[in-house]
């Protein structure tokens, strides 16, 4: 010094109270929750100062399991795989400030897989799983 490199380890939180009913954290009232990578006019430390650097968006751009799909096994059920994929994969406005705001302040909104059940982001199951990524190590000797 490498790179389609190997290996390790880590990778998601939340219905308090009420109300209807025989029965709901599933329906109403009302509560709470917010993965990863990017971006940055915000912050925190350095620096005189250009600048560096770290952190900062659930609803800007992407990713992730999950559904769907495809291959393979299989009489089925369903299992194992791929991720190249037609698709499902949410969801933001106003006000302000400013040269500029999709992201600072202020405010009101809204969103949120598949299966089971009284209809479920928030329980219970697939899941002691997979993973976006993150962080460390290795990458021989003479």
């Nucleotide at each position: 010094g490498g790179g389609c490199g190997c290996c390790u380890u880590c990778a998601g939180g939340g219905c308090a109270g009420g109300g209807u009913g025989a029965g709901a954290a599933u329906c109403c009232c009302g509560a709470c929750c917010g993965g990863c990578g990017g971006u940055a006019a915000c912050g925190g430390c350095g620096g005189c100062a250009a600048c560096g650097u770290c952190g900062a968006a659930g609803c800007c751009c992407g990713c992730g399991a999950g559904c769907g799909g495809c291959g393979c096994c299989a009489g089925a059920c369903g299992g194992c795989g791929c991720g190249a994929c037609a698709g499902c994969a949410g969801a933001u406005c106003c006000g302000g400030u400013g040269u500029g705001a999709g992201u600072c302040c202020g405010g009101a909104g809204c969103c949120g897989a598949c299966g089971g059940u009284a209809c479920a982001g928030u329980c219970c199951g697939g899941a002691u799983g997979g993973a976006a990524g993150a962080a460390g190590g290795c990458c021989g000797g003479g």
This is a predicted structure of a 142-nucleotide RNA (FMN riboswitch aptamer (RFN element)) from a Pseudomonadota bacterium. It was read from a public genome assembly, where an Rfam model found it. Its mean pLDDT, the model's own confidence on a scale to 100, is 77.